RNA sequence: GGCUUGGCGCAAUUGGUAGCGCACCUGUCUUGUAAACAGGGGGUUGCAGGUUCGAGUCCUGUAGCCGG
Numbered sequence: 001g002g003c004u005u006g007g008c009g010c011a012a013u014u015g016g017u018a019g020c021g022c023a024c025c026u027g028u029c030u031u032g033u034a035a036a037c038a039g040g041g042g043g044u045u046g047c048a049g050g051u052u053c054g055a056g057u058c059c060u061g062u063a064g065c066c067g068g
Base pairs, nucleotide, nucleotide: 001066002065003064004063007022008021009020010019016053024040025039026038027037028036046062047061048060049059050058
């Protein structure tokens, strides 16, 4: 100095209802599995505070990881 967001990998346009892919679950199809197609559940964003009508996004502290 950078990173930390669903099980995993990532996004979120200088603050305005947190999304995508994979995975998972259900259904259709199939002799069966897979594939394909349709649908669905799952995260209060490392933690603790602050500012604000409103914070993943700004500020402070702190933990872990990576780098100089």
Record summary:
RNAcentral holds the sequence, with entries from MGnify. The RNA shown here (transfer RNA) has 68 nucleotides and comes from uncultured Microbacterium sp. Rfam family: tRNA. By type it is a transfer RNA. The organism belongs to Microbacterium, within Bacteria.